The RNA shown here (c-di-GMP-I-UAU riboswitch aptamer) has 80 nucleotides and comes from a Deltaproteobacteria bacterium. The coordinates come from a structure-prediction model, not an experiment, and the mean pLDDT is 87. Its Rfam family is "c-di-GMP-I-UAU riboswitch aptamer". The family has 6 seed sequences and 17 matches in Rfam 15.1. Clan: c-di-GMP_I riboswitch clan. Rfam links the family to the GO term cyclic-di-GMP binding. Taxonomically the source falls in Myxococcia (Bacteria, Pseudomonadati, Myxococcota).
RNA sequence: ACCGACAAAGGCAAAGCUGGAGCAAUCCAGCGACGCAAAGCCAAGGGUCCCUGAAGGAAGGGACAGCCUGGUUGCCGAAG
Numbered sequence: 001a002c003c004g005a006c007a008a009a010g011g012c013a014a015a016g017c018u019g020g021a022g023c024a025a026u027c028c029a030g031c032g033a034c035g036c037a038a039a040g041c042c043a044a045g046g047g048u049c050c051c052u053g054a055a056g057g058a059a060g061g062g063a064c065a066g067c068c069u070g071g072u073u074g075c076c077g078a079a080g
C1' cells in the first nucleotide's frame, strides 16, 4: 500500500414529522434512526428525477454523492 476480521475510539443519518427556501426535482435547520468502513468531499462519465420546450421530439437549464463508475482525503490494524 492492497485489503476488511475481532475489537477500541469515534462519526454519519434513511423513512417520517415540524419550520423555512425553491415553479419543481431538491436543499437547510431541529427531532428521529433504516442503515453505513468512507452513508467524508467532488457533478468528469453513465443513470434517474425536475423545469422550459404548443403535446411530443430536438435542444437548453437544474437536482441527486445513501444509484453506479471514477478522483481525492480519512479512524483502527487480524489473516493474506
Base pairs, nucleotide, nucleotide: 002080003077004076011036012035016031017030018029019028020027021026034066040072041071042070044069045068046067047064048063049062050061051060052059